[in-house]
RNA sequence: GACUUAUCAAGAAAGACGUAGGGAUUUGGCCCGUUGAUGUCUUAGCAACCCUCGCCACUGCGGGAAGGUGCUACUUCCGACCUCAAAAUUGAGGAAAGAUGAGUU
Numbered sequence: 001g002a003c004u005u006a007u008c009a010a011g012a013a014a015g016a017c018g019u020a021g022g023g024a025u026u027u028g029g030c031c032c033g034u035u036g037a038u039g040u041c042u043u044a045g046c047a048a049c050c051c052u053c054g055c056c057a058c059u060g061c062g063g064g065a066a067g068g069u070g071c072u073a074c075u076u077c078c079g080a081c082c083u084c085a086a087a088a089u090u091g092a093g094g095a096a097a098g099a100u101g102a103g104u105u
Stems, first nucleotide, its partner, number of pairs: 001105008013043005021032003026080004044072003049068002051064005076097001081094005
């Protein structure tokens, strides 16, 4: 990198560095950003995929948080593609893509 699979409406800060853009890509919005964003590091925190304990043998449930990840603006920030309903602006559902974990290669 690829494949498979689960989850994605909740939750969670400060300091240092750094310097102009950033919020995955394309695009339309809407926001964040010199009151220093995005990013990197440190500490802290959130969470509970791996892990671990118990229940119970199931498509599981509950507890734990040392370790391996992950995450800490806005629903994956919202829309685009498909379906249904429409009062035809809108709403609901699904997919695609993406992110993270685990397994395989």

A computed fold for a 105-nucleotide RNA from an uncultured Flavobacteriales bacterium, annotated as SAM riboswitch aptamer (S box leader). The coordinates come from a structure-prediction model, not an experiment, and the mean pLDDT is 85. The model forms 97% of the base pairs in the Rfam consensus.